Predicted 3D model of a 606-nucleotide part of an RNA (large-subunit ribosomal RNA, domain V) from Dolichomastix tenuilepis. The source organism's lineage runs through Eukaryota, Viridiplantae, Mamiellophyceae, Dolichomastigales and Dolichomastix. The prediction has a mean pLDDT of 80. Its Rfam family is "Bacterial large subunit ribosomal RNA". Gene Ontology terms of the family: structural constituent of ribosome and ribosome. The full RNA is in RNAcentral, with records from ENA.
Context: one part of a larger RNA
């Protein structure tokens, strides 16, 4: 050099497992509720299925009565219309059960019947003629005249009738529930019997329950969704559209959770036109009157004003008055600015018909730069364009206009909140939390100035105000390697390095007499303790020692232990939340696999 064999794990960001934490997902999935739509399910209403009797109330309708007070008038005038005469008795006959109705006198003619010699007497039909009494009418009065009659009505108020609500009792057959016995089926069962349906019978309830269809309301019982973005990780917090200004690097544009501010309007005049003016401030003067009212005078280019943030502009007006007035119009628009793209600006001049001006002309809103919301769908005037056999009409077109903190402002839906440590999947070291890197604000230490402290004296010793710097142990910025995993506090075992030296040596200065000491310079050889509380590092305390050092090593060290903390699933307490549930709050409990292939290293052999 080489090649073995037994150990022993420091590395191989070993080795298992597409990270469980953490953040993305217009990703699940449960779980809650006063999220948001839905549905069961309960109530309420109305019809229906659905029947019978009585009783009481009430409407409608009929017949028949009744009632009807302003004043004035015989008086308690109910509206119109017709209208000149009705009723009763003298009175009694028929018909009828009564009630009631009919008719009623007198003279001629005819015809029948009777008793008959003429003739009489009775019925029936015609025709003419008309009796007494008695009550009401016309009268005076009223816008109205007679319940003298009659007809069609209003209105009270009543008996009878006829439908029909409502209640309220009551029956039972519908319709519901029980219970017991007979029968049947059926299942077990040797049998007895048991179970379960049925049907008679029997009990209670009943036309109410209950059903079915509409209706309104409750309603996490149950569904199925939503719960947005940015973002030095996320969450909390703040922001999001427009306008001005720095940034912005002397065209235009230009990010940041970079610095300042404003807007979501205002005016009928603060528009439009003609014409006229000049501000602010100082200074002098000058009643009340002062630092500041009104006046006069000088100087004054803008230091003022322009409704309002700035910012530009601007006294030959854009700013101040004042006189007339609506151009704060219809119709369009050569041709530019800007801009992905919808958008947004600016605009001569050309027709119409005004406004002010003596006219030329000037006016299509304000000195410009914010005062705002696309599209859909509705609502209003117009217009007559289309009219789905055909003519209308409904419906849609078009033109004007009106309804959005759609403020998450280019607006996903008319319409939406939260929990998960019971979690689930896809991704990500595009992005936290160990730990490594960069940095060094912060922290540790040095170093310069020296005001002051030190009796006097800056610098034995300390050292403000400040400056310069090392260093990478602290608390942090970033957010580069790892999220198809780099295993996290403390202790145990093992080191092993620097030295900013704790002890132990060598020195210098002391405000060093001696000793103790204080500072500082050289040194890293070698040592730097055991206990009590707490998981604790740390710390506090006890007791020793010469001392009981600070720091790196993946806050060394879990394929070397541990597993008290923290950090999974169970519970609890306190606060918070409606609530699911949550708390760098507190508590009790809680599976730490790896037989070693390579390099290291240790033994020990060819």
């Nucleotide at each position: 050099c080489u090649u073995g064999c037994a150990g022993u794990u420091a590395g191989a960001c070993g080795g298992u497992a597409a990270g469980a934490c953490c953040c993305u997902a217009u990703a699940c999935a449960c779980c809650u509720u006063u999220a948001c739509u839905g549905c069961a399910a309960c109530c309420u209403u109305g019809c229906a299925a659905c029947a019978a009797a009585g009783g009481a109330a009430g409407a409608a309708g009929g017949c028949a009565a009744u009632u009807g007070u302003c004043u004035a008038g015989g008086a308690u005038a109910g509206g119109c219309g017709g209208g000149a005469g009705u009723u009763c008795a003298g009175u009694a006959u028929g018909a009828u059960u009564u009630a009631u109705c009919a008719u009623g006198u007198u003279g001629a003619u005819a015809a029948a019947u009777c008793a008959c010699g003429u003739u009489g007497a009775u019925u029936u039909a015609u025709c003419a003629a008309a009796c007494u009494g008695a009550a009401c009418g016309c009268c005076c009065u009223u816008g109205g005249a007679a319940u003298a009659c009659c007809g069609c009505c209003c209105u009270u108020u009543u008996u009878c009738u006829u439908u029909u609500u409502u209640u309220c009792u009551u029956u039972u057959u519908a319709u519901g529930a029980g219970u017991g016995a007979a029968c049947a089926u059926a299942u077990u069962a040797a049998a007895a019997g048991a179970u379960a349906u049925g049907u008679u019978u029997u009990u209670c309830a009943g036309a109410c329950a209950u059903u079915g269809c509409a209706u309104g309301g409750u309603g996490g019982g149950u569904a199925g969704u939503u719960u947005g973005g940015c973002u030095g990780g996320g969450g909390c917090g703040g922001c999001a559209g427009c306008c001005u200004c720095c940034u912005a690097c002397a065209g235009a544009g230009u990010a940041a959770c970079g610095g300042a501010g404003g807007c979501g309007c205002g005016c009928a005049a603060u528009g439009g036109u003609a014409a006229a003016c000049u501000c602010a401030a100082a200074c002098a003067a000058g009643u009340c009157a002062g630092a500041u009212a009104u006046u006069u005078g000088u100087u004054g280019g803008a230091g003022a004003g322009c409704g309002u943030a700035a910012u530009g502009g601007u006294a030959a007006a854009a700013g101040u008055u004042u006189g007339c007035u609506u151009g704060a119009c219809u119709g369009c628009g050569a041709g530019a600015c800007c801009g992905a793209c919808a958008a947004g600006u600016c605009g001569a001049g050309c027709a119409g018909g005004a406004a002010c001006g003596a006219a030329a002309g000037u006016u299509g809103g304000c000195c410009a730069u914010a005062g705002u919301g696309a599209u859909c769908c509705g609502g209003g005037a117009g217009u007559a364009c289309u009219u789905g056999g055909u003519g209308g009409a409904a419906a849609g077109g078009c033109u004007c206009u009106c309804g959005c903190u759609c403020a998450a402002c280019g607006a996903a839906u008319c319409a939406a909140a939260g929990g998960u440590a019971c979690g689930u999947u896809a991704g990500g070291g595009a992005u936290a939390a160990c730990a490594g890197g960069c940095u060094a604000a912060u922290g540790a230490c040095u170093c310069c100035c020296a005001a002051g402290a030190g009796u006097c004296c800056u610098u034995a010793u300390c050292g403000a105000c400040g400056g310069a710097g090392u260093u990478g142990u602290u608390u942090g910025g970033c957010a580069c390697c790892u999220c198809g995993a780099u295993g996290u506090c403390u202790c145990c075992u093992c080191u092993u390095u620097a030295c900013a030296u704790c002890c132990u040596g060598g020195c210098g200065c002391u405000g060093a007499a001696g000793a103790a000491g204080g500072u500082g310079c050289c040194a890293a050889g070698g040592g730097u303790u055991c206990g009590g509380c707490u998981g604790u590092u740390c710390g506090c305390c006890g007791a020793u020692g010469a001392a009981a050092g600070u720091a790196g090593c993946a806050c060394g060290u879990g394929a070397g232990g541990u597993g008290g903390g923290u950090u999974u699933a169970g519970a609890a307490c306190g606060u918070c939340g409606u609530g699911a549930g949550a708390c760098a709050g507190u508590u009790c409990g809680g599976u730490c696999c790896c037989u070693a292939u390579c390099u290291g290293c240790c033994g020990u052999g060819g």